Predicted 3D model of a 124-nucleotide RNA (SAM riboswitch aptamer (S box leader)) from a Chloroflexota bacterium. The source organism's lineage runs through Bacteria, Bacillati and Chloroflexota.
RNA sequence: CUCUUAUCCAGAGAGGCGGAGGGAACGGCCCGACGAUGCCUCGACAACCUAUCAACACCGGUUCUCAUUAGACCCCGUUGAAAAGGUGCCAAUUCCGACAGACGGAUGUUCUGGGAGAUGAGAG
Numbered sequence: 001c002u003c004u005u006a007u008c009c010a011g012a013g014a015g016g017c018g019g020a021g022g023g024a025a026c027g028g029c030c031c032g033a034c035g036a037u038g039c040c041u042c043g044a045c046a047a048c049c050u051a052u053c054a055a056c057a058c059c060g061g062u063u064c065u066c067a068u069u070a071g072a073c074c075c076c077g078u079u080g081a082a083a084a085g086g087u088g089c090c091a092a093u094u095c096c097g098a099c100a101g102a103c104g105g106a107u108g109u110u111c112u113g114g115g116a117g118a119u120g121a122g123a124g
Base pairs, nucleotide, nucleotide: 001124002123003122004121005120006119007118008117013042014041015040016039017038021031022030023029026097027096028095043090045088048086049085050084052081053080054079055078056077060074061073062072063071094116099113100112101111102110
């Protein structure tokens, strides 16, 4: 960088550095010298992946037995907990819209889908 897949109306900031634009891109609307965006440190939020614990369910396997059932353990699954590790994230719903459709007299409003994007996991 490309592909697949899940999620995106919840949540969570202090200090230091630095000094002009920033919010992906276009339009809007915002943020910003009362110092934004960014970088660093610490802290938080969250629970996608790994590991852990509990409950339930249960195909299979192991153990026990002369044998079977039951029991115990492992694997798989669901739900919940916790937050150790890997990411992520901490203005505004992904800030809103754009393209198509529904409703509508309608530029408006609401809803649905798509596109684009972000993040995780997997693959190339």